[in-house]
Context: one part of a larger RNA
RNA sequence: UGAGCGGGGCCCGCACAAGCGGUGGAGCUAGUGGUUUAUAUCGAAGCAACGCGAAGAACCUUACCAGGUCUUGACAUCCUUUGACCACUCUGGAGACAGAGCUUUCCCUUCGGGCAGAAAGUGACAGGUGGUGCAUGGUUGUCGUCAGCUCGUGUCGUGAGUAGUUGGGUUAAGUCCGCCAACGAGCGCAACCCUUGAUUUUAGUUGCCAGCAUUUAGUUGGGCACUCUAAAGUGACUGCCGGUGCAAGCCGGAGCUAGGUGGGGAUGAGCUCAAAUCAUCUAGCCCCUUAUGACCUGGCGUACACACGUGCUACAUAGGAUAGUACAAAGGGUCGCGAAGCCGCGAGGUGGAGCUAAUCCCAUAAAACUAUUCUCAGUUCGGAUUGUAGGCUGCAACUCCGCUACAUGAAGCCGGAAUCGCUAGUAUACGUGGAUCAGCAUGCCACGGUGAAUAGCUUCCCGGGCCUUGUACA
Numbered sequence: 001u002g003a004g005c006g007g008g009g010c011c012c013g014c015a016c017a018a019g020c021g022g023u024g025g026a027g028c029u030a031g032u033g034g035u036u037u038a039u040a041u042c043g044a045a046g047c048a049a050c051g052c053g054a055a056g057a058a059c060c061u062u063a064c065c066a067g068g069u070c071u072u073g074a075c076a077u078c079c080u081u082u083g084a085c086c087a088c089u090c091u092g093g094a095g096a097c098a099g100a101g102c103u104u105u106c107c108c109u110u111c112g113g114g115c116a117g118a119a120a121g122u123g124a125c126a127g128g129u130g131g132u133g134c135a136u137g138g139u140u141g142u143c144g145u146c147a148g149c150u151c152g153u154g155u156c157g158u159g160a161g162u163a164g165u166u167g168g169g170u171u172a173a174g175u176c177c178g179c180c181a182a183c184g185a186g187c188g189c190a191a192c193c194c195u196u197g198a199u200u201u202u203a204g205u206u207g208c209c210a211g212c213a214u215u216u217a218g219u220u221g222g223g224c225a226c227u228c229u230a231a232a233g234u235g236a237c238u239g240c241c242g243g244u245g246c247a248a249g250c251c252g253g254a255g256c257u258a259g260g261u262g263g264g265g266a267u268g269a270g271c272u273c274a275a276a277u278c279a280u281c282u283a284g285c286c287c288c289u290u291a292u293g294a295c296c297u298g299g300c301g302u303a304c305a306c307a308c309g310u311g312c313u314a315c316a317u318a319g320g321a322u323a324g325u326a327c328a329a330a331g332g333g334u335c336g337c338g339a340a341g342c343c344g345c346g347a348g349g350u351g352g353a354g355c356u357a358a359u360c361c362c363a364u365a366a367a368a369c370u371a372u373u374c375u376c377a378g379u380u381c382g383g384a385u386u387g388u389a390g391g392c393u394g395c396a397a398c399u400c401c402g403c404u405a406c407a408u409g410a411a412g413c414c415g416g417a418a419u420c421g422c423u424a425g426u427a428u429a430c431g432u433g434g435a436u437c438a439g440c441a442u443g444c445c446a447c448g449g450u451g452a453a454u455a456g457c458u459u460c461c462c463g464g465g466c467c468u469u470g471u472a473c474a
Stems, first nucleotide, its partner, number of pairs: 001474002005470009015458001019422005026313003031308003034304002042053002064299007073125001077124002079121004088101005105116001107114002127288002130286003137281001138277003141273001148187006156161001168177002193265004198234007207224003212221002237259001240253005315415001319374007331362003336355002341350003381412001386407005430448005
């Protein structure tokens, strides 16, 4: 000096407390362990693995297993030879593939040839989701959006080092002030960026409609005031007032759409964990080379005495059912979204208008509200499971998709020890959209509608920052 442990002081965080709602019990969904298996491909492992890689395993994907096949190879370059190859048809086969038939080049040209593309041969080589993340790059997690981490010159010390960076205030902050053997500086903090909240100007179609006409309908004439859209500005700075203080600042107030970082996001210092990834990619070394490479068919990854973490649906009256009525935002769409009409109880079918989209479509938002009914029951709660019948996507739905109708109607009456999330437009509860995608979402990412309770205190639990002290350690 560092790190660890214990003690002391100061401070912070949904850390506790105060509250609200969950998990742990039930059924199911997806993930993991274990077991089984010819195979259950591989990786991830306290927090920081376990709805994770996977933004979507029927074939493909696919790396695994069984069987059938190939060996300069499915893919690339070089060399030699040939003049086509591909495609199509038939036969065999599970297919890969094999055999037969049919068919037959392009461009330039000095006619020697060259180029593009293809086949055969030869060997150099290809290939490897084989190993090593403890050989690496790159990327990522975590501490932690915590307030820290350092340097130059000078000082002090023989030196390792110290100091600055400590101490007093203050802050969300090593933020700022004042003091000081320090004076300055860098990476972090903050600000600059995006979004949201008010307003002005510009612009007025596909958007809007106050007034004037018009219509079933902003439909049309007309208008751009309003809403909105999207570009540029304004606005907030402790600026003003009072108190307090040396100052920084803090407390209160005014005005304001907004008040002291206005809300949210992006942004992640130096180190730590030989943290994660050789299966995105890159790349050293090792290993395989008629196989650890490549092709095909089928299967597995979807198994099931069990165990764990994440979720969805419930156990009902703040509710279930039926009927009626209302109000969003943000997205996506031409290999696409697909309206009206018609058929069907429905999933869906038919139909094909319109739309390359502020124009058309997806597209009825749902909770909410009004009325009726049920009346505390394993029920008109709950929907698992199973049967039958359908319809969708797709070569193909048995293993193994999702959806509909009818029937069936399991467990479950609020969950032990324990444990999780959340401080405001937040939690809870309600629907909507998107990526992936032929099809498939209780997951993920976004969007709005409704909209709480509580925070006296920092004693205690957990984690972190600064100072200090003691001991063993390097």

Record summary
A computed fold for a 474-nucleotide part of an RNA from Listeria monocytogenes, annotated as small-subunit ribosomal RNA, 3' major domain. The RNAcentral record of the full RNA draws on ENA and SILVA. Model confidence (mean pLDDT): 80 of 100. Rfam family: Bacterial small subunit ribosomal RNA.